[in-house]
Context: one part of a larger RNA
Formats: sequence, C1' cells, structure tokens
RNA sequence: CUGGGUGUAAAGGGAGCGUAGGCGGUUUUACAAGUCUGAUGUGAAAGCCCGGGGCUCAACUCCGGUAUUGCAUUGGAAACUGUAGAACUAGAGUGUCGGAGGGGUAAGUGGAAUUCCUAGUGUAGCGGUGAAAUGCGUAGAUAUUAGGAGGAACACCAGUGGCGAAGGCGGCUUACUGGACGAUUACUGACGCUGAGGCUCGAAAGCGUGGGGAGCAAACAGGAUUAGAUACCCUGGUAGUCCACGCCGUAAACGAUGAAUACUAGGUGUUGGCUUCCAUAGGGAGUCGGUGCCGCAGCUAACGCAAUAAGUAUUCCACCUGGGGAGUACGUUCGCAAGAAUGAAACUC
Repeated sequence: CUGGGUGUAAAGGGAGCGUAGGCGGUUUUACAAGUCUGAUGUGAAAGCCCGGGGCUCAACUCCGGUAUUGCAUUGGAAACUGUAGAACUAGAGUGUCGGAGGGGUAAGUGGAAUUCCUAGUGUAGCGGUGAAAUGCGUAGAUAUUAGGAGGAACACCAGUGGCGAAGGCGGCUUACUGGACGAUUACUGACGCUGAGGCUCGAAAGCGUGGGGAGCAAACAGGAUUAGAUACCCUGGUAGUCCACGCCGUAAACGAUGAAUACUAGGUGUUGGCUUCCAUAGGGAGUCGGUGCCGCAGCUAACGCAAUAAGUAUUCCACCUGGGGAGUACGUUCGCAAGAAUGAAACUC
C1' cells in the first nucleotide's frame, strides 16, 4: 500500500463557513475523450510454458508452437461516464402569510439575600465542631429595627421542556439582529453533497493593559485531627472569579457515535405548527418539524443500537494498525509567557 476497521477493545477532526478536488436528479439531440468491438503494424533473440529431437539419462542444448495481458494507426457501436446544446421540477433556493423560542449584541431597570457603614433598642456572650480551639465581643459584639453604600448572581416558574454549528444560553424592558419551523405552491431551474489546504468561532483556567472587588476562594497564615498531616474539618485570607479591549486555542470540547441522502414493524410521552371531525371546560383522527422512552426485523464479541441506527445502501472527509519508551526528543510553525500544533527512534516486553 492493500485488506479490515473507528459507541465501550487502537481509531470521528472541538464546531462551522468554504477553495481546489471527488461525487451528483429527470427527458432529449449531437460528438466519440473514457468504454466495447474488428483489422493492420509492432511487441528482437535468449528465457518461461506446451509438443518433439540430440548427447547412455539428467543438467545442458536444438526445432516448432503458444504467450508477450502492451503501444500505434485505422473501420465501427452509442447503453453507461464525459463534453456541448435544448427542455423539466421531485433536490436546492426565493417570494407571500403565520406562530414558537434562556439564539446573539448593546443600553436601561427590579426585588430577595450576603457583606460593610450610620443611628436606635439591648447585654454577655457570639461563632464554629464529631468534640474543640484559633477568631469576634464590655472600646458594647451576636440578636433586632430604620436608613445608606457596593458588587455579584437571578429563588419560584423550571420540565429526559426550549434555542443555538459547537462552545454555550435563564429576573424584567427596549433597540438592532441571525437561524429554524408550518402553510401556500407564485418564482428560479440542479443553482446540489462533501470538503485536503485556508478562514472564522471556540468552556474553564491562564496571560497583557486599565477598571472593579460584596460573596466565594488556589497560594498563604493560624487552630484542630494524627505516629506524622505540607490534607480531609474550622477561623481568616491574596491572586482569581466581575467589566472593557487584546492574547491563549485547550477539555471526559462526550451521544466517548463525522457530514449528507434514500429506504426499513409497531407502541407510548412531550414540544412547535397545520388540516379535519365531534361540538366547546375539552377530546378524537391525520400530517410536517424537534425531543424522550419501550420494542420487531436486522446488526453487535457482548453490553446494547434499533426511523434521532450502532440496520440496509451510496458519496465525500478525518482517523487507526501490539504495550511501554511518548504525545517524549529533535526540527519547524504559532504564542508576551504558560505552552499549543506537527511528531520520531534507539531500547525493552
């Protein structure tokens, strides 16, 4: 390389957009590049293979034949692929109408709670634990009432419920804005799928500059526990967590399951539309789009999956090839750094 694979054994890229490339709906006409077929030329000899001959046999050697799957020229075929032209509407997109949504960005705003400050009441404890102590408190704490400040997060609703490509998104209002869905079937007429490179997005932590800092809390300090206790428990507490801008580019970035299309028993929830029936507090039937559970065939090493497939097929991409060494070394690219990406070998079992 081939073959075989990638939910859990090694293996799906974190996600999207998209370049080259690969693949691509229905009808028809032409061409004949691929494809199929005929002829001619060539495909040296030796060797291989087949049939004979000669050395006593064999090795060896001689004769004849096949083969040489190829290339070139030329005559034809036109189903399929391709190319060019014409047409279509089932894929794809647009228009019109409609409802759903924590989709995104920005600004404003609300209440509960924690903490702190001021004032009142009030007095000796509070806090914390398995038990304690450190800690706070007669300079008046804890508790309670009133007022104020400030930051962060949004109880109930809340749901195997919704939205988003993924990461993710949840008080309320407004402005701007993306996508999906249903109905209609008016328009375009294959405009499609995938996608090496590339570009963009990408939790948390971390980094840079400037703000902010209530609570929580790495590091750190103290008190306990213990043989020890650089921990678990307690009292404190700084980065950080928050905001703006710029980096980083990684996660068990998980459904450990790439994207797209078609087909393949049923049952039962839930969510967003639409149609229809019964007649209205609602219920039944059908249909399209999500999201769950159970389950047949089939698949699977088993577990399990099962129209949201891990079934049956096709297209394209990514990745795997015994364990360790090792996601290491070296080199290169990127980064302020931390580091990220790419990624071996010796040796060993």